[in-house]
C1' cells in the first nucleotide's frame, strides 16, 4: 500500500423489497417472600463518526474512525 469482512442501549444478537428500531439479558420500581430468590407487572437505555440521494436511509452513494483476514 490494495482487497475483502464487521461496527446497533453496560452485554449479545435481529432487522428479503428504504416506511415507529425488536429480541434476550442487565439496571430501577412494583407484585412476590418470614428475610433472600424464583417467577411476574411496568419502566430505562441503542443504529460508530460527517456528508450525500429521497417525501422518508440500520438499509442505497461517497469519506473517514476502529477491529478481523488475506495479498504484496
Nucleotide at each position: 500500500g490494495c482487497a475483502c469482512c464487521u461496527g446497533u442501549g453496560g452485554u449479545g444478537u435481529g432487522a428479503a423489497u428504504g416506511g415507529u428500531a425488536g429480541c434476550a439479558u442487565g439496571c430501577c420500581g412494583g407484585c412476590g417472600u418470614g428475610c433472600c430468590a424464583a417467577g411476574u407487572c411496568g419502566g430505562c437505555g441503542g443504529c460508530g463518526c460527517g456528508g450525500g440521494u429521497u417525501c422518508a436511509a440500520c438499509c442505497c452513494c461517497c469519506g473517514c474512525c476502529a477491529g478481523g483476514u488475506g495479498c504484496u